[in-house]
RNA sequence: GACUUCAUGGUGUAGUUGGUCAUCACGUGUGCCUAACACGCACAAGGUCGGCGGUUCGAGCCCGCCUGAAGUCA
Repeated sequence: GACUUCAUGGUGUAGUUGGUCAUCACGUGUGCCUAACACGCACAAGGUCGGCGGUUCGAGCCCGCCUGAAGUCA
């Protein structure tokens, strides 16, 4: 330098032929339960999807550039 894959709550992830409210688990908070803790149950908060543009009525998803991570080649 070229190419490939990836980037989504605190962590790990689903979402792929674009469509109403972005999924689940763990974790966090509150309540119930218990003498208390743990477990269990219920509820809640937490994301604007790496960044900037483009296409479209509509983008996490498609296109371009940039940033970062891993890998292959030179």